[in-house]
RNA sequence: CGAGUAAGCCGGAUGACCGCAGAGGGGCUUUACGCCUCUCUGAGGAAAGUCCGGGCUCCACAGGGCAGGGUGCUGGGUAACACCCAGUAGAGGCGACUCUCAGGAAAGUGCCACAGAAAUGAAGACCGCCUCUCCAUGAGAGAGGUAAGGGUGCAACGGCGAGGUAAGAGCUCACCGGCAGGGUGGUGACAUCCUGGCCAGGUAAACCCCACCCGGAGCAAGGCCAAAUAGGAGGACAAUCUGGCGGCCCGUCAGUCAAUCCUCGGGUAAGGCUGCUUGAGGUGUCUGGCAACAGGCAUCCCAGAUAAAUGGUCAUCGUGCAGGAUACACCUGCAGACAGAACCCGGCUUACAGGCUUACUCGCCAC
Numbered sequence: 001c002g003a004g005u006a007a008g009c010c011g012g013a014u015g016a017c018c019g020c021a022g023a024g025g026g027g028c029u030u031u032a033c034g035c036c037u038c039u040c041u042g043a044g045g046a047a048a049g050u051c052c053g054g055g056c057u058c059c060a061c062a063g064g065g066c067a068g069g070g071u072g073c074u075g076g077g078u079a080a081c082a083c084c085c086a087g088u089a090g091a092g093g094c095g096a097c098u099c100u101c102a103g104g105a106a107a108g109u110g111c112c113a114c115a116g117a118a119a120u121g122a123a124g125a126c127c128g129c130c131u132c133u134c135c136a137u138g139a140g141a142g143a144g145g146u147a148a149g150g151g152u153g154c155a156a157c158g159g160c161g162a163g164g165u166a167a168g169a170g171c172u173c174a175c176c177g178g179c180a181g182g183g184u185g186g187u188g189a190c191a192u193c194c195u196g197g198c199c200a201g202g203u204a205a206a207c208c209c210c211a212c213c214c215g216g217a218g219c220a221a222g223g224c225c226a227a228a229u230a231g232g233a234g235g236a237c238a239a240u241c242u243g244g245c246g247g248c249c250c251g252u253c254a255g256u257c258a259a260u261c262c263u264c265g266g267g268u269a270a271g272g273c274u275g276c277u278u279g280a281g282g283u284g285u286c287u288g289g290c291a292a293c294a295g296g297c298a299u300c301c302c303a304g305a306u307a308a309a310u311g312g313u314c315a316u317c318g319u320g321c322a323g324g325a326u327a328c329a330c331c332u333g334c335a336g337a338c339a340g341a342a343c344c345c346g347g348c349u350u351a352c353a354g355g356c357u358u359a360c361u362c363g364c365c366a367c
Base pairs, nucleotide, nucleotide: 001363002362003361004360005359006358007357008356009355010354012317013316014315015314016313017312018311020042021041022040023039024038025037026036027035028034044338048349049348051347052346053345054344055343056218057217058216059215063250064249065248066247068214069213070212071211072210073087074086075085076084077083088102089100090099091098092097103209104208108207109206110203111202112201126150127149128146129145130144131143132142133141134140158176159175161173162172163171177199178198179196180195181194182193183192184191185190222274223273224272225271232264233263234262235261236260241255242254243253244252245251281300282299283298284297285296286295287294288293319335320334321333322332323331324330
């Protein structure tokens, strides 16, 4: 200098004028949803998607089980999680690093089309190779052995090499892989070593098995006030009863011809207040920890709208692009991403013009 990897930050600033919303102080008066004035605050890193997890509210006094659903390598973090951190195994990359459909196929049941001889807890002989017999001089037929070579296929029931054999075969041996048993290290996933010819395809994002976790509904939850009517009429169902608790069972609570369900009829409202923002909160620093994070101390208050406020104009500066200018300065023009809170929080995913910072890897050059 170039090409990369991982992480973080900004994404306009200042001033003036005008205009909104909330909180607080003061004043005025006609005491009202009133007016004036001052101070402070006022959209995000994703507010988005609604994919996860919760806080909170109600069912409800709150349990057990089945079914159902979710997660799926190990350990740690967290309020919790499918998230985050650190590791292990496998795969990709020269590397920094990245990715994961990461438990179980010897519990069972399925599926593996076509091709091929054969794709069942064990299948398989198409071409071949060897031995014997018949026949005969040229290729066949029969019997037996074989699965090393070739072919088909994603995959052919361990791989490669040597020995051995009639020819072959883990038949034997060395190495490798898997499996089983054992030693050592590690909390563990696993790693490593030894022994044993034991060799037992693939697929579970197929059903399933195993381990762990899970009540339901949701701020349009819920609470209070105002207003108004006819606290209406009829019917159904019961004691091994009716109703509530997402489905079912147990259990439990409430009720005792209804406060349940069904039908008819009438009225009010479409309103106001609250929930509603002080938090598993932010910032700084110290301690512990590889880290995620936890704790201590200090400090700060940082939107609460309700048809929906958080804005508009001007000027200057700044950023990027283009042009003028040899270039800097300077001048002119243009542009400025994704995008907008609605109970709150922790994540994940997606979108993003332009700019900045840190660490590391590879290549080239120079010293």